[in-house]
C1' cells in the first nucleotide's frame, strides 16, 4: 500500500427532573413519601427473508393456480441466511464476486453497424478442371472481361461457425496432421459438485432462461391495530337479491323428532375424516373508540471445557439484562478523554469537532447509515 476479521464509539463528579419493580408508611381512593434494586441499538432503521407465538372447524392426501430457491456437501427452529468446498469470472497477490439444473420439448430476442446474426459476400484470392470473349504479340504468354471456385486475409460488431501452427490446394477450407478445445467411452481419487489420466471420434450453426418455458425442492391464510377477559352501552336494527328442504310422525298453533338430501368450515379442486344447519352479496342506521392480560425465563445472556477446518454442537458453572401508551433515560455545570488546525520560551496555549441514530410481541439472518480511533492476521 493493500485486502480480511474484530472492538470502542465517551468517562468522573454535583444539582434538579424521569420510568419499571420490590418492601414499608400515609391516604377512603386518587397517590405521596423513603429505602433496595433496574433502565434503548449494532444497527433499535428497511419491512427484504425465515420462525415463535394468537386466531380462523378445520385435519390428512392428492392435484392445480400463484409465489419463492436453484452446483455440491454440512450447520440451523427454519430461510433466498452461515460454513466448508466446485465450476467460472476480476486481482501482481492477501482476496474478491458468482446471473451457477436445462438451448437436443417447444416459443422468442440479438438493436444499430455489417455482405450476412439459423445466414451469407463489401473489400478482396485464385482461373486448374469444363469453358465464352477483347486488346497486344510469330509462338509461349501478358492484361482486362464474363461465369466458375473460395471464406484463408482485411472491415463492421457484444458475438462472424473453434483456435495456434505446419502440409497441401489453382486459391483456399478440419481437406489432412500436431497441440489446445469439445464430445462419447473406460480406469483413478473424493460422500458429491468435480478432478487427473488414456484411448477413440465428429472435426461441427452460436449467444440469451435475471425472456417465456421444462425440470427438482419448499410455501393454508391473515396477522399484537393478532387475539383473551373485564367495565360500559346502544337498536341480539332496517331494507334487498341469490343460493339452498324434501319425506315422515307428534302438535290447535308456535314449534319438536327422525330418515334423506343439500349448503358452509381463511387460494381452488378431489377422496377420507370430523363440525356447524344454513350460506354469499349489497345499502342504510346505532353503540363501545374505557381499563386488564397479551408485555417478556428465552430456539437467552455471559464464563470456561469438550468435539469440529469451519459454520455450530455439547457438558458445567453463573446471571435476571426496558416494558412505556401521546409514549420513561433529560436538562445544566465542571473536570478529563480522543481527533483536527494554528501559535509555541516546548512547559504549554487558543480555537474547532465528537458518528448514525430511539425499543412498542420476540427472536434468527440480510440489507442500508456510520465523525473519530484501537488491536490482530495476512498479501
Nucleotide at each position: 500500500a493493500g485486502a480480511c476479521g474484530g472492538c470502542c464509539g465517551g468517562a468522573u463528579g454535583g444539582c434538579c427532573g424521569c420510568c419499571c419493580u420490590c418492601g414499608c408508611c400515609u391516604g377512603a381512593a386518587a397517590a405521596g413519601g423513603c429505602g433496595g434494586g433496574g433502565g434503548a441499538g449494532g444497527a433499535a432503521a428497511g419491512u427484504c427473508c425465515g420462525g415463535g407465538c394468537u386466531c380462523c372447524a378445520c385435519g390428512g392426501a392428492a392435484g392445480c393456480a400463484c409465489g419463492g430457491u436453484g452446483c455440491c456437501g454440512g450447520g440451523u427452529a427454519a430461510c433466498g441466511c452461515c460454513c466448508g468446498g466446485c465450476g467460472g469470472g476480476g486481482g501482481c497477490g492477501a482476496c474478491c464476486c458468482u446471473a451457477g439444473g436445462g438451448a437436443a420439448a417447444g416459443u422468442g430476442c440479438c438493436a444499430c453497424a455489417g455482405a450476412a446474426a439459423c445466414a451469407u459476400a463489401c473489400c478482396g484470392c485464385c482461373g486448374a478442371g469444363c469453358c465464352c470473349u477483347g486488346c497486344c504479340g510469330a509462338a509461349a504468354g501478358g492484361c482486362g472481361g464474363g461465369c466458375g471456385g473460395c471464406a484463408a486475409g482485411g472491415g463492421u460488431g457484444a458475438a462472424a461457425u473453434g483456435g495456434u501452427g505446419c502440409g497441401g490446394u489453382a486459391a483456399g477450407a478440419g481437406c489432412g496432421c500436431a497441440c489446445c478445445g469439445c464430445g462419447c467411452c473406460g480406469c483413478c481419487g473424493g460422500c458429491a459438485a468435480c478432478g487427473g489420466c488414456g484411448a477413440c471420434g465428429g472435426c461441427a450453426g452460436g449467444g440469451c432462461a435475471a425472456a417465456c418455458c421444462c425440470c427438482a425442492c419448499c410455501g393454508g391464510g391473515a396477522g399484537c391495530a393478532a387475539g383473551a377477559c373485564c367495565a360500559a352501552g346502544u337498536a341480539g336494527g332496517g331494507g334487498c337479491g341469490g343460493c339452498a328442504g324434501g319425506c315422515g310422525c307428534c302438535g290447535c298453533a308456535a314449534g319438536g323428532c327422525g330418515c334423506c338430501g343439500g349448503g358452509c368450515g381463511g387460494g381452488c379442486u378431489u377422496c377420507c375424516g370430523c363440525g356447524c344447519c344454513g350460506c354469499c352479496g349489497c345499502c342504510c342506521g346505532g353503540g363501545u373508540c374505557g381499563g386488564u392480560c397479551g408485555c417478556g425465563c428465552g430456539a437467552g445472556g455471559c464464563g470456561u471445557c469438550c468435539g469440529g477446518c469451519g459454520a455450530c454442537g455439547g457438558g458445567c458453572g453463573u446471571c435476571c439484562c426496558a416494558g412505556a401508551u401521546g409514549a420513561a433515560u433529560g436538562g445544566u455545570c465542571a473536570u478529563c478523554c480522543c481527533c483536527c488546525g494554528c501559535c509555541u520560551u516546548c512547559g504549554g496555549g487558543c480555537g474547532g469537532g465528537g458518528a448514525c441514530a430511539g425499543a412498542a410481541c420476540c427472536c434468527g439472518g440480510c440489507u442500508u447509515a456510520c465523525a473519530g480511533g484501537c488491536c490482530g492476521u495476512c498479501u
Bacterial RNase P class A from a soil metagenome, 379 nucleotides, folded computationally. The RNAcentral record of the sequence draws on MGnify. The model forms 95% of the base pairs in the Rfam consensus.